RNA sequence: GAGAUAUUCCAGCCGAAGUCCACAACGGACGCGGAGAACCCACCACCAUGGGGUGAAGCCGCGCAACAUGCGGCGGGGCAACUUUGGUCCUAACCCGACAGCUAACUCCGCAGGCAAACAAGGGAGGAACA
Numbered sequence: 001g002a003g004a005u006a007u008u009c010c011a012g013c014c015g016a017a018g019u020c021c022a023c024a025a026c027g028g029a030c031g032c033g034g035a036g037a038a039c040c041c042a043c044c045a046c047c048a049u050g051g052g053g054u055g056a057a058g059c060c061g062c063g064c065a066a067c068a069u070g071c072g073g074c075g076g077g078g079c080a081a082c083u084u085u086g087g088u089c090c091u092a093a094c095c096c097g098a099c100a101g102c103u104a105a106c107u108c109c110g111c112a113g114g115c116a117a118a119c120a121a122g123g124g125a126g127g128a129a130c131a
Base pairs, nucleotide, nucleotide: 001009002008012115013114014113018030019029020028021027031111032110033109034108035107036106041101050099051096052095053094054093058074059073060072061071062070075091076090077089078088079087082123083122084121085120086119
């Protein structure tokens, strides 16, 4: 967008979360993402104010008896390739379980879920079509 709704199809967005093969499976390949794990280097703790991981989602202050809700500041992320300025929205949730710095070989794991917030002006790249 078809169309007001369910549903379906097409084209997109946030996100790693896609494509293909196969379908008898607890399936496979490529691709994307994450974790653990040496030497060297780094750190220097004593079982607690425990510690750590994915993720943009962290720190400081106000407030509260305290936590939470809430408010403010700085920082971080989205707004349809990239970038500048402005504007706008978000700043969650979950996991490991006493334990992990970096880390080659190696090992293991995920490929979900949710959307219509589709902003304005400028810059200067790339691609396609036609002549």